[in-house]
RNA sequence: CUCUAAUAAGGGUAAACCCAUCGCGAGGUGGGGGCACAAAGCCGCGGGCCUAACGCCGAUUAGGCAGCCGGGCUACUAGA
Numbered sequence: 001c002u003c004u005a006a007u008a009a010g011g012g013u014a015a016a017c018c019c020a021u022c023g024c025g026a027g028g029u030g031g032g033g034g035c036a037c038a039a040a041g042c043c044g045c046g047g048g049c050c051u052a053a054c055g056c057c058g059a060u061u062a063g064g065c066a067g068c069c070g071g072g073c074u075a076c077u078a079g080a
Stems, first nucleotide, its partner, number of pairs: 002080004012037002017032006035067001041073003045070003048065006
């Protein structure tokens, strides 16, 4: 430096749901809670899904999901 994620160690994150709060909404934030994750760390670049508005059956605009997939950047330990 690259690959791998069995084993071991230190650990890390935190699904559903509940409470509070923000938002028209999808959803976000904090606390509880643990489904799971070797990048479930970060980035809306591509695809996909979701929401809202207008309009009138079609297209556009704005927003969201990084734990849907791909991609980019970075990274602990162990082994090869």